[in-house]
């Protein structure tokens, strides 16, 4: 210098103005909406997307229902040891394969319990037969083909073994709670309740009327923004490592037709164009100025741990192979 391997990180920065949304305080319990439940409204301070918030593929937390125990069925996992709340995840390690190498990949238990399968070729392809030779004896040897032939292979075909798994999911679930319909209870009612037209009475219709209770729905609130499998920093703490332990600090988005934005300016970066300086014979290289243009994938929705997938451009660390120089 070239080509790679592994790991980690960033995802523009700052200022001003105008907004959106959560929290806390001020606050009178005022105003508006609503039957109510409840919601909204002012001012100040303050929080406000990601490394994948994505796919919803695994594992859990949480919630409801079910549940004496056991077995079967079904689904899943599969070298060994460990980590973890748990896992199909992660770590170390053995083995196999790929790579010159750094490294990478692996559904890696069992084929003498049983079943099933093998294109073409071949007499014959799964169960021992067939052909030739040989022997006391299916006793032993050989058999063109084919990946595999008289013995084996495949378990990513069923199966067996070991282990794990109850079912559903925040549209879970809990609470508050209209209207309408239906239910239950009580009272009154064909001796005319009740409705209606004229009005102290009469006419007409007439089997219901009134009150209460309870379940559910619309609507609303909680669940739900979390003192937590929490985040940050440190440790001459433990461990090869995943990870665990100790100390200190912090509180860090939370909507529900769904906030996290817009405009302007300065700087940084990438790309394009123009002019120009230096080096160079040239091709070209490096730099400066001006103008234009651009931020990749993407967007929280109960929460967390993983996996997988998408991603403009850039940075750092460690290592490998090759070439050259000393």
């Nucleotide at each position: 210098g070239a080509a790679g391997c592994g790991c980690g990180c960033c995802a523009g920065a700052c200022c001003g103005c105008c907004g959106c949304u959560g929290g806390u305080g001020c606050a009178a319990g005022c105003u508006g909406g609503g039957a109510a439940a409840c919601c909204a409204g002012g001012c100040a301070c303050u929080g406000g997307a990601g490394g994948a918030a994505g796919g919803u593929c695994c594992g859990g937390a949480c919630u409801g229902c079910a549940c004496a125990g056991g077995a079967c069925a079904g689904c899943g996992u599969a070298g060994g040891a460990g980590g973890u709340a748990a896992c199909a995840c992660c770590u170390c390690u053995c083995c196999a394969c790929c790579g010159u190498g750094a490294g990478g990949u692996g559904a890696g238990g069992a084929u003498c319990a049983g079943a099933g399968c093998a294109a073409c070729a071949g007499a014959g392809a799964c169960g021992a037969g067939c052909c030739g030779g040989u022997u006391c004896a299916g006793u032993c040897c050989g058999g063109g083909u084919g990946a595999a032939a008289c013995g084996g292979g495949c378990a990513a075909u069923c199966u067996c073994u070991a282990c794990g798994c109850g079912c559903a999911g925040c549209a879970a679930c809990a609470c508050c709670a209209a209207g309408u319909a239906g239910g239950c209870c009580a009272g009154c009612g064909u001796u005319g309740a009740c409705g209606u037209g004229g009005u102290u009475c009469c006419g007409c219709g007439g089997a219901g009327c009134u009150g209460g209770c309870g379940g559910g729905u619309a609507g609303g609130u909680g669940g739900c923004a979390c003192c937590g499998a929490g985040c940050c920093g440190g440790g001459u703490g433990g461990g090869c490592g995943a990870c665990c332990c100790c100390c200190g600090g912090c509180c860090c988005a939370g909507a529900u037709g769904a906030a996290u934005g817009g405009c302007g300016g300065u700087c940084a970066c990438g790309c394009c164009g123009g002019c120009u300086u230096u080096c160079g014979c040239a091709a070209g290289a490096a730099g400066g100025c001006c103008g234009g243009u651009g931020c990749a994938c993407a967007g929280a929705a109960u929460c967390c741990g993983g996996c997988c997938u998408a991603u403009c451009g850039g940075c750092g660390c460690g290592c490998u192979u090759c070439a050259c120089a000393c």